This is a predicted structure of a 477-nucleotide part of an RNA (small-subunit ribosomal RNA, 3' major domain) from an uncultured bacterium. Its Rfam family is "Bacterial small subunit ribosomal RNA". Its mean pLDDT, the model's own confidence on a scale to 100, is 83.
[in-house]
Context: one part of a larger RNA
RNA sequence: UGACGGGGACCCGCACAAGCGGUGGAGCAUGUGGUUUAAUUCGAAGCAACGCGAAGAACCUUACCAAGUCUUGACAUCCGCCUGACCGAUCCUUAACCGGAUCUUUCCUUCGGGACAGGCGAGACAGGUGGUGCAUGGUUGUCGUCAGCUCGUGUCGUGAGAUGUUGGGUUAAGUCCCGCAACGAGCGCAACCCCUAUCUUCUGUUGCCAGCACUAAGGGUGGGGACUCAGAAGAGACUGCCGCAGACAAUGCGGAGGAAGGCGGGGAUGACGUCAAGUCAUCAUGCCCCUUAUGGCUUGGGCUACACACGUACUACAAUGGCUCUUAAUAGAGGGAAGCGAAGGAGCGAUCCGGAGCAAACCCCAAAAACAGAGUCCCAGUUCGGAUUGCAGGCUGCAACUCGCCUGCAUGAAGCAGGAAUCGCUAGUAAUCGCAGGUCAGCAUACUGCGGUGAAUACGUUCCCGGGCCUUGCACA
Numbered sequence: 001u002g003a004c005g006g007g008g009a010c011c012c013g014c015a016c017a018a019g020c021g022g023u024g025g026a027g028c029a030u031g032u033g034g035u036u037u038a039a040u041u042c043g044a045a046g047c048a049a050c051g052c053g054a055a056g057a058a059c060c061u062u063a064c065c066a067a068g069u070c071u072u073g074a075c076a077u078c079c080g081c082c083u084g085a086c087c088g089a090u091c092c093u094u095a096a097c098c099g100g101a102u103c104u105u106u107c108c109u110u111c112g113g114g115a116c117a118g119g120c121g122a123g124a125c126a127g128g129u130g131g132u133g134c135a136u137g138g139u140u141g142u143c144g145u146c147a148g149c150u151c152g153u154g155u156c157g158u159g160a161g162a163u164g165u166u167g168g169g170u171u172a173a174g175u176c177c178c179g180c181a182a183c184g185a186g187c188g189c190a191a192c193c194c195c196u197a198u199c200u201u202c203u204g205u206u207g208c209c210a211g212c213a214c215u216a217a218g219g220g221u222g223g224g225g226a227c228u229c230a231g232a233a234g235a236g237a238c239u240g241c242c243g244c245a246g247a248c249a250a251u252g253c254g255g256a257g258g259a260a261g262g263c264g265g266g267g268a269u270g271a272c273g274u275c276a277a278g279u280c281a282u283c284a285u286g287c288c289c290c291u292u293a294u295g296g297c298u299u300g301g302g303c304u305a306c307a308c309a310c311g312u313a314c315u316a317c318a319a320u321g322g323c324u325c326u327u328a329a330u331a332g333a334g335g336g337a338a339g340c341g342a343a344g345g346a347g348c349g350a351u352c353c354g355g356a357g358c359a360a361a362c363c364c365c366a367a368a369a370a371c372a373g374a375g376u377c378c379c380a381g382u383u384c385g386g387a388u389u390g391c392a393g394g395c396u397g398c399a400a401c402u403c404g405c406c407u408g409c410a411u412g413a414a415g416c417a418g419g420a421a422u423c424g425c426u427a428g429u430a431a432u433c434g435c436a437g438g439u440c441a442g443c444a445u446a447c448u449g450c451g452g453u454g455a456a457u458a459c460g461u462u463c464c465c466g467g468g469c470c471u472u473g474c475a476c477a
Base pairs, nucleotide, nucleotide: 001477002476004473005472007471008470010468011467012466013465015461016460019425020424021423022422023421026315027314029312030311031310032309033308034306035305042053043052064301065300066299067298068297069296070295073125077124078123079121080120081119082118083117084116088103089102090101091100092099106115107114108113127290128289130288131287132286136284137283138279139278140277141275143273148187149186150185151184152183153182154163155162156161167178168177169176193267194266195265196264198235199234200233201232202231203230204229208224209223212222213221214220238261241255242254243253244252245251317418321377322376323375324374325373326372334365335364336363339358340357344353345352346351384415389410390409391408392407393406394405395404431453432452433451434450435449436448437447
């Protein structure tokens, strides 16, 4: 100087408390451990591994296993020889790849050859998701969006170092003010960026329709720019104004005006560093290792196993509910050409026929759902719950046996609120309701977004956890 203390003082955070809803019990989905297996590929391991890499394992993917095969190789550069192609089509063989046969089939030229491609040969080499993340780059997580981390000059100290950065206030903040042997500065904080809340101006199509006219009653047509909205530019919030407190400061409290008030809400943004944290399987890369195999191709299997254990979700156990019907009303954000697919028709339905329109403020996906109204059920393992299983179908795709999703009929399991323990959340939040997208041929209870309905509680900081600053002790460096 740090680190540490079941030392002290101060402060903060859904850290506790106050509340609301969960997890832990059930079924199922998914990940992991374990076990099994020919293989169940590999990685991730307290927080910060475990719906994680994987934004989607039937083949492919695929790295694993079995079997069949190739050896200058699936891919790159170079040399020699041969051929004129390569591509494509047909046939034989095979589980398939491999292998074999036939047909078709180039350009330039000084006719020497060259370009390009294929075959053969030799080796240099290719290749490796083989090892080492404790050799590395890059990148990521975490402490933590915590308020800290440093430097120059000066001063003090023999020196390590200190000072500044401590102190009095204040702040979300090393934020600002005051003081001070310090004076300044840098990386962080804040601001500058984006979205959102209000208004103004401009522009009105595919958007809108107040007034006017027509009307097939549909903003449909004429028309209009008022309004909504769209997308560009601006305005607006700064403790600016008033009062009180305060050191006359910073600032705090209250008020006015205002759409918004003291950081308005949200996002992006992550200092010096810590964990030899993660990643050699994104990629790159040193060294080591394999080289008729640890490389390459193919078929089939596996990654989907199942006495069990754990994590994360979904669905429930019901009456604030289930079911049926009705008016059906009301979103936002997205996607669409090898695509979205309307109307109409068939089917109980999944779906099929159909093919309008639309590279989309135009057309389509598209029905929002919870909600509201009416009826029924009458507290029961039920008209709750839907696992499991049987049968019959549909879709995608060479192909749904291992191992996809969906529909109909039948079947109707556990479950009556979950022990110890434990998690999230402070407002348009929690809870609850649906919608969309990426991945994707197909497959979503996951993920990423979007809106609808919409709470309760916070006395307070004694305690638990984590963090910041000062101080003290010290068996640590």